[in-house]
RNA sequence: ACGAGCCUUCGGGGCAGGGUGCAACUCCCGACCGGUGGUAGGGCCUGGCGCAGUCCAGGCGAGCCCACGAGCCGACCCGCGGACGACUGUCCCCGGGCCAGCAGAUCCGUGGCGAGGCGCAAGCCUCGCCGGCCGGAGCCGACGGUACAGUCCGGAUGGAAGAAGGCCGCG
Numbered sequence: 001a002c003g004a005g006c007c008u009u010c011g012g013g014g015c016a017g018g019g020u021g022c023a024a025c026u027c028c029c030g031a032c033c034g035g036u037g038g039u040a041g042g043g044c045c046u047g048g049c050g051c052a053g054u055c056c057a058g059g060c061g062a063g064c065c066c067a068c069g070a071g072c073c074g075a076c077c078c079g080c081g082g083a084c085g086a087c088u089g090u091c092c093c094c095g096g097g098c099c100a101g102c103a104g105a106u107c108c109g110u111g112g113c114g115a116g117g118c119g120c121a122a123g124c125c126u127c128g129c130c131g132g133c134c135g136g137a138g139c140c141g142a143c144g145g146u147a148c149a150g151u152c153c154g155g156a157u158g159g160a161a162g163a164a165g166g167c168c169g170c171g
Base pairs, nucleotide, nucleotide: 002171003170005167006166007165008164009163010162017029018028019027031151032150033141034140035068036067037066038065043060044059045058046057047056048055049053063139064138071102072101074099076097077096078095079094081092082091083090084089106137107136108135109134111130112129113128114127115126116125117124118123143154144153145152
C1' cells in the first nucleotide's frame, strides 16, 4: 500500500399560475424534479515542458450509453410456526436468500474524420463512421390510498445501491 474482518457516520428532489367540477397538487393548459457506480472526445479546468503541441500528468463532466438500488408480482431454496392427514406427504402465515419479470425513456443539427464523385479553382455533392460537450426538439419515472398522481398522503424516525472515515499484522 492492497485485500479480508469489524465498527461509525452519511446516503432523493419536485405542480408556481390558471381551466373544468360538489370534489382534482390526481383530469386539461402550464410549471417543476433527476439516487448510486462505471464509461469519456478534437470538450472544460489546473499543472508541467517547449521556439513551436496532433505533447504529458491530474481532475471535472450522462435521468433517457452500460449496470445497480428502493417498490410490486412470481418460481426455487433455507428457517420459525400452523392446518390437514396418517406417513414421511400436501397446503398456509411470517422472516431471510436467490433468480427472472413488471420496466423505463433520444433523436436532429452545427462540427470532425475517412472514401468516392464533380469542378480550372474557390469549393460543392453522395456515402460511411464519431458526436455524452454545444444548439434545438422530444421522452421517462414502483406499490397502496384518493376524482385517474414522477411531484400529495402512506409503508418509511424503515431499507438499499453506495460514499467517507476509523480499528485491527488476519493475509
This is a predicted structure of a 171-nucleotide RNA (FMN riboswitch aptamer (RFN element)) from a Chloroflexota bacterium. The source organism's lineage runs through Bacteria, Bacillati and Chloroflexota. Its Rfam family is "FMN riboswitch aptamer (RFN element)". Its family is annotated with FMN binding in the Gene Ontology. Of the family's consensus pairs, 100% are formed in the model.